Transfer RNA from an uncultured Eubacteriales bacterium, 72 nucleotides, folded computationally. Rfam family: tRNA. Rfam's curators write: Transfer RNA (tRNA) molecules are approximately 80 nucleotides in length. The family's RNA type in Rfam is transfer RNA.
[in-house]
């Protein structure tokens, strides 16, 4: 400088271009307990930002932005 890879909940990941984006964990509330830890049950919580295709976009295309590779 160029090219490739990723980004989704507080983290660690899931999701043929079509149902209300799900899960484990943690927050938080309740049940049980003397009291806590376990365990069960419930709330809240996300598509990095911007634009386009298309009926419909986490999913496809451009740019940006942050991160990590690769190359002289």
């Nucleotide at each position: 400088g160029u090219c490739c890879c990723a980004u989704u909940a507080g983290c660690u990941c899931a999701a043929c271009g079509g149902a209300u984006a799900g899960a484990g964990u943690g927050c938080c509330g309740g049940a049980u307990u003397c009291c806590g830890a376990a365990u069960c049950c419930g709330u809240a919580g996300a598509u990095a930002g911007g634009g386009g295709u298309u009926c419909g976009a986490u999913u496809c295309c451009c740019c940006u932005a942050u991160g990590g590779g690769a190359u002289a």